SAM riboswitch aptamer (S box leader) from a Candidatus Acetothermia bacterium, 121 nucleotides, folded computationally. Of the family's consensus pairs, 97% are formed in the model.
């Protein structure tokens, strides 16, 4: 870098360094930012994708093993990830309402792109 698959309206910050842009890309909007953003490092936290482990339930079974689901952080010095705004919003397709009949406003569904995990080549 490519492919498959699941999820993406929830949640979770301080300190140090640095110093002007940043919010993936293009465009439009809207935000964050010298009261120091973004980034890097440290610590803390969130979450529960993966792993380990405990308990409960379910299916099957003579029993064990194995399988599925849950415990609103079950537990973990575990592997990742994340800790402004819905993936900040819109863009492409279909569609509802309104009336100003507008490729406009407010909505709904899908696609594409992206992010993260797990797996594969």
């Nucleotide at each position: 870098c490519u492919c498959u698959u699941a999820u993406c309206g929830a949640g979770a910050a301080c300190g140090g360094c640095u110093g002007a842009g940043g919010g993936a890309u293009c465009a439009g909007g809207c935000c964050c930012g010298c009261u120091g953003a973004c980034g890097c490092c440290g610590u803390a936290g969130c979450a529960a994708c993966c792993g380990a482990u405990u308990c409960a339930g379910c299916a099957g079974a003579a029993c064990c093993u194995c399988g599925c689901u849950g415990a609103a952080u079950g537990u973990c010095c575990g592997g990742u990830g994340c800790u402004a705004a819905g993936u900040c919003c819109u863009g492409c397709c279909c569609u509802g309402a309104c009336u100003u009949u507008g490729c406009u406003u407010c909505g709904g569904g899908g696609a594409a792109a992206g992010a993260u995990g797990a797996g594969a080549a």